Context: one part of a larger RNA
RNA sequence: CUGGGUGUAAAGGGAGCGUAGACGGCACAGCAAGUCUGAUGUGAAAGCCCGGGGCCCAACCCCGGAACUGCAUUGGAAACUGCUGGGCUUGAGUGCAGGAGAGGUAAGCGGAAUUCCUAGUGUAGCGGUGAAAUGCGUAGAUAUUAGGAGGAACACCAGUGGCGAAGGCGGCUUACUGGACUGUAACUGACGUUGAGGCUCGAAAGCGUGGGGAGCAAACAGGAUUAGAUACCCUGGUAGUCCACGCCGUAAACGAUGAUUACUAGGUGUCGGGGGGACCAGGGCCUUCCGUGCCGCCGCAAACGCCAAUAAGUAAUCCACCUGGGGAGUACGUUCGCAAGAAAGAAACUC
Numbered sequence: 001c002u003g004g005g006u007g008u009a010a011a012g013g014g015a016g017c018g019u020a021g022a023c024g025g026c027a028c029a030g031c032a033a034g035u036c037u038g039a040u041g042u043g044a045a046a047g048c049c050c051g052g053g054g055c056c057c058a059a060c061c062c063c064g065g066a067a068c069u070g071c072a073u074u075g076g077a078a079a080c081u082g083c084u085g086g087g088c089u090u091g092a093g094u095g096c097a098g099g100a101g102a103g104g105u106a107a108g109c110g111g112a113a114u115u116c117c118u119a120g121u122g123u124a125g126c127g128g129u130g131a132a133a134u135g136c137g138u139a140g141a142u143a144u145u146a147g148g149a150g151g152a153a154c155a156c157c158a159g160u161g162g163c164g165a166a167g168g169c170g171g172c173u174u175a176c177u178g179g180a181c182u183g184u185a186a187c188u189g190a191c192g193u194u195g196a197g198g199c200u201c202g203a204a205a206g207c208g209u210g211g212g213g214a215g216c217a218a219a220c221a222g223g224a225u226u227a228g229a230u231a232c233c234c235u236g237g238u239a240g241u242c243c244a245c246g247c248c249g250u251a252a253a254c255g256a257u258g259a260u261u262a263c264u265a266g267g268u269g270u271c272g273g274g275g276g277g278a279c280c281a282g283g284g285c286c287u288u289c290c291g292u293g294c295c296g297c298c299g300c301a302a303a304c305g306c307c308a309a310u311a312a313g314u315a316a317u318c319c320a321c322c323u324g325g326g327g328a329g330u331a332c333g334u335u336c337g338c339a340a341g342a343a344a345g346a347a348a349c350u351c
Base pairs, nucleotide, nucleotide: 003323004322005321006320007304008303012319014201015200016199017198021194022193023192025088026087028085029084030083031082033081034080035077036076037075038074039073040072041071042070049065050064051063052062053061054060091191092188093187094186095184096183097182098181103177104176105175106174107173108172109171110154115149116148117147118146119145120144121143125136126135162169163168206247207246208245209244210243211242215241216240220236221235222234223233258318259317260316261315262314263313266295267294268293269292270291272289273288274287275286276285299307300305324351325350326349334343335342336341
């Protein structure tokens, strides 16, 4: 390489858009590049293979055949692939009519709570723990009442509920804006699927510049615990957490399960739509589409099985990745980054 694989044994890229490429719906006509078929030429001889023969046999040698699966030229076929032409509507998209949603961005507003400040009442404790102590407090704390400041987060509703490609998104209002779903069948007419490179997005932490700083809190300090305690517990507390702009580009970025399409028993919840007719009009019943859950047959699986119409089943197309453990996601060189580091990624040696 082939083969076989990728939920948990090694292995799905963090996610999307999309270039080249690969693959691609129904029917018709044409061409004949692939494809199939005939002929001719060539495919040296020797050798191999088959059938004979000659040295006593064999090795060896001689004769004949076959083969040389290829290439070129030329005649033909037209099912499939390809190409060309004009069509079709089921795939895909657009339009129209609707309802749902923490989808995104920006601005404004709101109440509860913590902290701080000011003032009143009030007096000796408060706080904290397994128990304490550090700490705060007669310079009046804690508690309580009134007023004010400021930052961050949005209780209840709240739900294996919703939305988003993933990361993720939750107070209210407004503006702008993306996508999905249902119904209809007016329009386009294969415009599709996947996607190496590429581009964009991408939690937290971290970095740069400038703001902000209530609470929390790496580092740090103190008090405890302990044989020790560079911890767990307590009292404090700085970066950070927040905002703007720029970088970083990683996560158990997980469903540890790539994307798309088709098919394959059922049962039962739930979110958002559509349809139905006797009842009844609170709603329930039947049915259908898109999501989201649970149980479960066939099947799959080494077993497990949180697999089973949301597949880990049966098939197809495309991409990514794996090939014993350690050395090692290390070294070297390269690209990117301000740095931290990221991407890509060996070998010796050893079992």

Background:
Model confidence (mean pLDDT): 86 of 100. Small-subunit ribosomal RNA, central domain from an uncultured bacterium, 351 nucleotides, folded computationally. The RNAcentral record of the full RNA draws on Greengenes.